[in-house]
């Protein structure tokens, strides 16, 4: 540096369920473990989802958006544990 095959000690923790926050995407605590070598942080680019407030309108909306939310969608950063190779 470059790689996750094999082993140790080990992390994490999806859906559902149950409480709490929020209009909401969703978020935090319990349960659970689909699955994960960065599912450790970071919303930078793309990219998804919400739309309470505005906007518009043909007013019973398959519309637009400030702003949010998602790091377990994909790329960038940033920091790390064990093994193996060099």
């Nucleotide at each position: 540096c470059a790689c996750g095959a094999u082993a140790a000690g080990g992390g994490c923790a999806a859906a559902c369920c149950c409480g709490c926050c929020g209009a909401a995407a969703g978020g935090c605590g319990g349960c659970g473990a689909c699955g994960c070598a960065a599912a450790a942080c970071u919303a930078c680019g793309g990219g998804u989802c919400u739309a309470c407030a505005g906007c518009c309108a043909u007013a019973u909306g398959a519309g637009c958006c400030a702003a949010g939310a998602c790091a377990g969608c994909c790329g960038g950063g940033u920091u790390g544990c064990c093994g193996u190779g060099u």

A computed fold for an 86-nucleotide RNA from a Chloroflexota bacterium, annotated as c-di-GMP-I-GGC riboswitch aptamer.
Of the family's consensus pairs, 95% are formed in the model.
The sequence was found by an Rfam model in a public genome assembly.
The source organism's lineage runs through Bacteria, Bacillati and Chloroflexota.